[in-house]
Context: one part of a larger RNA
RNA sequence: CGCAGGAGACUUGAGGGGUUCAUUCCUUAGUACGAGAGGACCGGGAAUGACGCACCGCUGGUGUUCGGGUUGUCCCGUCAGGGGCAGCGCCCGUUAGCUAUGUGCGGAAAGGAUAAGCGCUGAAAGCAUCUAAGCGCCAAGCCUAUCCCAAGAUACGGUCUCCCUGAAGGCUCGAGGCAGACUACCUCGUUGAUAGGUCGGAGGUGUAAGCGCAGCAAUGCGUUCAGCUCACCGAUACUAAUUAGCCGUUCGG
Repeated sequence: CGCAGGAGACUUGAGGGGUUCAUUCCUUAGUACGAGAGGACCGGGAAUGACGCACCGCUGGUGUUCGGGUUGUCCCGUCAGGGGCAGCGCCCGUUAGCUAUGUGCGGAAAGGAUAAGCGCUGAAAGCAUCUAAGCGCCAAGCCUAUCCCAAGAUACGGUCUCCCUGAAGGCUCGAGGCAGACUACCUCGUUGAUAGGUCGGAGGUGUAAGCGCAGCAAUGCGUUCAGCUCACCGAUACUAAUUAGCCGUUCGG
């Protein structure tokens, strides 16, 4: 841009794509078979591996935006308390997110038409013959089925609800996102919880500073499961989503 106005929601499925795996054990059954040694088909059940998809509750990883410990040095005049630099200085933990080695699930079952093959009936050819007419069985393969995409499927599909003339609606613009290279997509824009801030909580770290007490001191104890706290969960208009512009036209040839 199209689908002869526009918006929202739900759909049909032409067509396309993905998947299609393997092994072990138990049982049937030490049965059939076999002199024995050995040892099944068919059927039932339970696991495992590889592969694939999804997820982060668990186990872990990462987590240079969180907490703590600690070395050297410089600085804040000194003590105390802090800050900078040294690979985040080094080290110990770690929220969210992202993750696999973690977790869940999947390749199940079935139908149709067949291949090779096995058959029934059966002539040509008084017999025989699965085939010539006719009929049946049969594969991890084919078509369905199963999962995903899907009406630019221009044959431009369908259903429901709503809106109406500078309208309906859309775009620009702004606040953002678990969406994302850009774009797109999604949410929100004061009739507002979209982001930040603030408050509360979760989770993390692990008991702050100051003061008091004990000790010559290092340090310990109390106040104190404290203090601090990112991305998480809520609440709250304090801050920022202001104002506005453009497109779109005659109820749809």

Notes:
Predicted 3D model of a 253-nucleotide part of an RNA (large-subunit ribosomal RNA, domain VI) from a Pseudomonadota bacterium. The RNAcentral record of the full RNA draws on ENA. The prediction has a mean pLDDT of 88. The source organism's lineage runs through Bacteria, Pseudomonadati and Pseudomonadota. Its Rfam family is "Bacterial large subunit ribosomal RNA". Its family is annotated with structural constituent of ribosome and ribosome in the Gene Ontology.